[in-house]
The RNA shown here (Bacterial small signal recognition particle RNA) has 98 nucleotides and comes from a Planctomycetota bacterium. Its Rfam family is "Bacterial small signal recognition particle RNA". The family is grouped with related families in Rfam's "SRP clan". By type it is a non-coding RNA gene.
Order: sequence, then structure tokens, then C1' cells
RNA sequence: AUCUUGCCCCGUGCGACGAAGCCGCUCGAACCUGGUCAGACGGGGAACCGAGCAGCCAUAAGAGAUCGUCUUCGGGUGCCGCGGUUACGCCGGGUUCG
Repeated sequence: AUCUUGCCCCGUGCGACGAAGCCGCUCGAACCUGGUCAGACGGGGAACCGAGCAGCCAUAAGAGAUCGUCUUCGGGUGCCGCGGUUACGCCGGGUUCG
């Protein structure tokens, strides 16, 4: 002198972290949800039928310890990936000349 990696900046992508949400899971209705309806009640000569409270079961609105999948958002997140710009500055490396 020249070339170049990294550091700056920009774009793009991936992951971790935090928050929120959907779903999975659990709980969850005296009656104004459903199913099954003991007892009791009504009809009937009877067989049976009817409506139906409690209970039980399933759930709605809703609530929830923890975990998981997915989605969204966030940033002084990552000695991450790719591309670009060039700061003409710094560190390092290569080549050449003196």
C1' cells in the first nucleotide's frame, strides 16, 4: 500500500425468556339445563301411564393448583444463522513493497 474476518448500522429468519389467549385437565346449576328419576303425587278395575322434588350422572355461564401443544405480543434476550451497508475508525489475519 492493498485485500479481508469481527466490532457499528439495516433487513431477514431461528431459538430461549416473560406476559396474554385457545384447547386438553379439574371443579361447577335448590329451581328458571339435559338424562335417569327412589320417595311422595295424579289417572286407571288392573297391567301400566303421567308430570316430577331429592339423589346420581353429564354439562352451561364461570372459576382454577400444575403441566403440555399451538397462536400473539414484548425487549439493554442469544459471544445464533443469512444477506446488505461501510464506520475510512479499532483489533486481528493474508499478500506485496521499502